[in-house]
RNA sequence: UAAUUUAAUUAUGUCGUCGUAUAACGUUGGGAAUAAGGCCCAAAAGUCUCUACCGGAUCACCGUAAAUGAUCCGACUACGAUGAGUGAUGCUUA
Numbered sequence: 001u002a003a004u005u006u007a008a009u010u011a012u013g014u015c016g017u018c019g020u021a022u023a024a025c026g027u028u029g030g031g032a033a034u035a036a037g038g039c040c041c042a043a044a045a046g047u048c049u050c051u052a053c054c055g056g057a058u059c060a061c062c063g064u065a066a067a068u069g070a071u072c073c074g075a076c077u078a079c080g081a082u083g084a085g086u087g088a089u090g091c092u093u094a
Stems, first nucleotide, its partner, number of pairs: 008089004014084008022052001027043005037062002046053001054074007
């Protein structure tokens, strides 16, 4: 630019996927359990960030003490994008 098609605009919440945040991570205080156990409560920190900060499995470690460690799998929340789906308004005519 041409052809074809479609009016158009918009919204909350829902579901799926993806991205960003955070590593579901690290710190401190108090309490609890003890190899059939390895937790509970609280605080601050971490995010241009509200919330969350745990669960399970396996392995290790601790010879009964006060302290857990490694690996793997599994979320929620905030914001954004996209898809699905559901609506609302509404052009024109009578």
This is a predicted structure of a 94-nucleotide RNA (Purine riboswitch aptamer) from uncultured Psychrobacillus sp. The RNAcentral record of the sequence draws on MGnify. Model confidence (mean pLDDT): 78 of 100. Its Rfam family is "Purine riboswitch aptamer". About the family: Riboswitches are metabolite binding domains within certain messenger RNAs that serve as precision sensors for their corresponding targets.